[in-house]
Formats: sequence, structure tokens, C1' cells
RNA sequence: GCCUCCUUAGCUCAGUUGGUAGAGCAGCUGCCUUGUAAACAGCAGGUCAUCGGUUCGAAUCCGGUAGGGGGCU
Repeated sequence: GCCUCCUUAGCUCAGUUGGUAGAGCAGCUGCCUUGUAAACAGCAGGUCAUCGGUUCGAAUCCGGUAGGGGGCU
């Protein structure tokens, strides 16, 4: 230098034919308990790396940039 894959909640990850984002763990509240934990019920938490484009509509499609992994020379 070239090719390829990844970037979504605090963490690990789903989201596959474009239709307004979810799970587990962690956190908070309640319930339970002499008390703690566990179990159970509920709540909160995300400008979907970033900039632009296509579209009535983009996490999803296209291009640029940034960061990370792998390969070739």
C1' cells in the first nucleotide's frame, strides 16, 4: 500500500429480505427475611462509532472518515 470483517444500553451480544431497537448480566425500587443473599414483580438506561447520500421511511442499502481484528505484498 491492497483486500476482508467488526463498531448497537455500564458489560457480553441479538436485531438476515428497510417500517421508528431488544435479551442476559450489572444498576435502582418494591416484595420476602430478625438481617443479608437468593427467588419473584417492576423501573430506568441507547443522537445504533462519525459525516454525507439514496428513500415517504435507514441500526439495516451506498460512499468518505476514525478506531479495532485478520490476511497478502
A computed fold for a 73-nucleotide RNA from Kocuria coralli, annotated as transfer RNA. The prediction has a mean pLDDT of 81. It was read from a public genome assembly. It matches the Rfam family "tRNA". By type it is a transfer RNA. From the family's description: Transfer RNA (tRNA) molecules are approximately 80 nucleotides in length. Lineage of the source: Bacteria > Bacillati > Actinomycetes > Micrococcales > Kocuria.